[in-house]
RNA sequence: GCUCAUGUAGCUCAGGGGUAGAGCACACCCUUGGUAAGGGUGAGGUCGGCGGUUCAAAUCCGCCCAUGAGCU
Repeated sequence: GCUCAUGUAGCUCAGGGGUAGAGCACACCCUUGGUAAGGGUGAGGUCGGCGGUUCAAAUCCGCCCAUGAGCU
């Protein structure tokens, strides 16, 4: 330098045009003499950035950035 993959909650990851979700973690509550375990409720997101397409973009397209892999 070229090609490809990935980027979504604190962490690990779903979701691939029409409202953003799960598990773990966190806060509160129930349960217990107390703890652990278990159950319930809740908070937490510029969906990597900038443009484009569209009535509508996390999702499609282009460029850029970051990480990883391959080729040279």

This is a predicted structure of a 72-nucleotide RNA (transfer RNA) from Halomonas beimenensis. The organism belongs to Halomonas, within Bacteria. Rfam family: tRNA.